RNA sequence: GGGCCUAUAGUCUAGUCUGGAUAGGACAACCGGCUUCGGACCGGUUAGCCUGGGUUCGAAUCCCAGUAGGCCCA
Repeated sequence: GGGCCUAUAGUCUAGUCUGGAUAGGACAACCGGCUUCGGACCGGUUAGCCUGGGUUCGAAUCCCAGUAGGCCCA
């Protein structure tokens, strides 16, 4: 220098191919119930689409550029 893959909550992950209405789940955290207390269990709350731009009535999803990480070639 060239090619490919990945990026969603504090952590892990589904959805992306085929655009659709409030982005789903688990763990953690917090609140409450239960308990003599704690744990477990039950109910609830908080929290997310890597960044910028474009297309579209509508973008996590399509297009362009970039950033970060990984793999391969030179």
RNAcentral holds the sequence, with entries from ENA. This is a predicted structure of a 74-nucleotide RNA (transfer RNA) from a Candidatus Woesearchaeota archaeon. The coordinates come from a structure-prediction model, not an experiment, and the mean pLDDT is 82. Its Rfam family is "tRNA". From the family's description: Transfer RNA (tRNA) molecules are approximately 80 nucleotides in length. It is annotated as a transfer RNA.